[in-house]
Molecule: transfer RNA
Organism: Ochromonas sp. CCMP1393
RNA sequence: GGCUCUGUAGCUCAGCUGGUUAGAGUGGGGGACUCAUAAGCCCUAGGUCGUAGGUUCAAAUCCAACCGGAGCCA
Numbered sequence: 001g002g003c004u005c006u007g008u009a010g011c012u013c014a015g016c017u018g019g020u021u022a023g024a025g026u027g028g029g030g031g032a033c034u035c036a037u038a039a040g041c042c043c044u045a046g047g048u049c050g051u052a053g054g055u056u057c058a059a060a061u062c063c064a065a066c067c068g069g070a071g072c073c074a
Stems, first nucleotide, its partner, number of pairs: 001073007010026004019057001028044004050066002053063002
């Protein structure tokens, strides 16, 4: 340098075929339980969906560019 995969909550990831409100686990905060703590239970906050464009009535999702990461080839 070329190609492929990948980037979504603090962390690990789902979201397939464009549409309803962007989700799960874990972690954080609170509650209840307990003599108390832990575990388990209930509630809750937290997101520019890597960046900035294009297509579309509508984009996390499609297209092209750029940035970061991994791999293969040279």